The prediction has a mean pLDDT of 88. The part of an RNA shown here (large-subunit ribosomal RNA, domain IV) has 342 nucleotides and comes from a bacterium. The full RNA is in RNAcentral, with records from ENA.
Context: one part of a larger RNA
RNA sequence: CCCUCGUUAAGGAACUCGGCAAAAUGGCCCCGUAACUUCGGGAGAAGGGGCGCCUGCCGGGGUGAAGAGAGUACACUUGGAGCUCUGGCGGGCCGCAGUGAAAAGGCCCAAGCGACUGUUUACCAAAAACACAGGUCCCUGCGAAGUGGAAACACCACGUAUAGGGGCUGACGCCUGCCCGGUGCUGGAAGGUUAAGGGGACGGGUGAGAGCCCAGAACCGAAGCCCCAGUAAACGGCGGCCGUAACUAUAACGGUCCUAAGGUAGCGAAAUUCCUUGUCGGGUAAGUUCCGACCCGCACGAAAGGCGUAACGACUUGGGCACUGUCUCAACGAGGGGCUCG
Numbered sequence: 001c002c003c004u005c006g007u008u009a010a011g012g013a014a015c016u017c018g019g020c021a022a023a024a025u026g027g028c029c030c031c032g033u034a035a036c037u038u039c040g041g042g043a044g045a046a047g048g049g050g051c052g053c054c055u056g057c058c059g060g061g062g063u064g065a066a067g068a069g070a071g072u073a074c075a076c077u078u079g080g081a082g083c084u085c086u087g088g089c090g091g092g093c094c095g096c097a098g099u100g101a102a103a104a105g106g107c108c109c110a111a112g113c114g115a116c117u118g119u120u121u122a123c124c125a126a127a128a129a130c131a132c133a134g135g136u137c138c139c140u141g142c143g144a145a146g147u148g149g150a151a152a153c154a155c156c157a158c159g160u161a162u163a164g165g166g167g168c169u170g171a172c173g174c175c176u177g178c179c180c181g182g183u184g185c186u187g188g189a190a191g192g193u194u195a196a197g198g199g200g201a202c203g204g205g206u207g208a209g210a211g212c213c214c215a216g217a218a219c220c221g222a223a224g225c226c227c228c229a230g231u232a233a234a235c236g237g238c239g240g241c242c243g244u245a246a247c248u249a250u251a252a253c254g255g256u257c258c259u260a261a262g263g264u265a266g267c268g269a270a271a272u273u274c275c276u277u278g279u280c281g282g283g284u285a286a287g288u289u290c291c292g293a294c295c296c297g298c299a300c301g302a303a304a305g306g307c308g309u310a311a312c313g314a315c316u317u318g319g320g321c322a323c324u325g326u327c328u329c330a331a332c333g334a335g336g337g338g339c340u341c342g
Stems, first nucleotide, its partner, number of pairs: 001337008010328002014326001019323001027051005036041001038171001052093012094098001106321007113313002118130002134169007146155003172308004177238003182235002184231005191226003197220002203214004239257005266300001267297001278294005
């Protein structure tokens, strides 16, 4: 000096990215417990009190001797010593200390995300990621759709639309606006276009001829595409400029251009805000974080769901109480190593 452990005056998070680590809490009985809430919960909320040994009295439970109940037997009932378990009230004793050791929750407030229990990167991530019940859309009538397989065949399923497959969303509550122009999908007995094929007008080669051969216009020819329509919990999208009110400022109002339609509700400096430590309020002596507001939303927004939400969380953020060697600031001790000598 290193590792593991113990103790520490005064202070008590001043440490640090951050209370990381440590300390503290801790059992049983009793009292007592808030907001909020889906009335289950939150709750071991929080916060208090008691706890050993000796002894007196009162009570409860179990077992159950002698004895008693008409003659006997059995059953049953009464009764209740002793033993045993246990509750209450009182008196006394000892120590610093009575769950005397060991084992044995720290707690509270506010906010974010995810409803929840679960699942995951075997060996740096356990999470706000995945899953999830629930919601919705699409496909599928059964030799189903879908999947594996050139196929036979198999799964689905020895199932049958309250079934099966696929996509998105993700408990619950209140909700989920506008756009079908583009893309996709679905539907559409017309029309346009469209291949092989059918069709053969017209023309050509050769030949004595029959013929053989070449080329080939109309016209008839599918799906698809064009076209018409529907469809957004399909892919997606959801404006600009100018003016205007008797202080100023602002603009309910007006004008104009463009669009398929110009973002509704609800949220909002947000896990989203660049400017930005926005501004105001709260908390602190002091607060780029945090909470509540405001709204100029660089660049929220409604199932790639919007906004809430009790409960839950080895989740994330801010604050507080308790407690401490984290620190001011270090010291001493124990065991083990290193190191030195042998």